[in-house]
RNA sequence: AUGUUAUCACGAAAGGUUGAGGGAAUAGACCCUGUGAAACCUUGGCAACCUCUCGUUUUUGAGAAAGGUGCUACUUUCUACAAGAUUUACUUGAAAGAUAACAG
Numbered sequence: 001a002u003g004u005u006a007u008c009a010c011g012a013a014a015g016g017u018u019g020a021g022g023g024a025a026u027a028g029a030c031c032c033u034g035u036g037a038a039a040c041c042u043u044g045g046c047a048a049c050c051u052c053u054c055g056u057u058u059u060u061g062a063g064a065a066a067g068g069u070g071c072u073a074c075u076u077u078c079u080a081c082a083a084g085a086u087u088u089a090c091u092u093g094a095a096a097g098a099u100a101a102c103a104g
Stems, first nucleotide, its partner, number of pairs: 002103007013043005021032003026080004044072003049068002052063003076096001081093004
């Protein structure tokens, strides 16, 4: 790289370097951005997948946040595939993606 499972409507900031893009891919919409994008560094914070503690006959619950990740604009920003609708980016479900754990 690949596969399986779970979650993805909540939540969470500053400073420094830098200097034009960014919101996964392709296309479309709509937003963010010199009142500083993306990236890097430092310190916070959010969350609770693994881990830890207690409990649970089964099912799986509660707690902590020291450790391993992760995240820290907009539903995974929305749509493009299918169905439906009060009609065309609204609803539901797929596909794809992200994160974690396991397999390998």

About this RNA: Model confidence (mean pLDDT): 82 of 100. SAM riboswitch aptamer (S box leader) from Polaribacter septentrionalilitoris, 104 nucleotides, folded computationally. The source organism's lineage runs through Bacteria, Pseudomonadati, Bacteroidota, Flavobacteriia and Polaribacter. Of the family's consensus pairs, 94% are formed in the model. Its Rfam family is "SAM riboswitch aptamer (S box leader)". From the family's description: The SAM riboswitch is found upstream of a number of genes which code for proteins involved in methionine or cysteine biosynthesis in Gram-positive bacteria.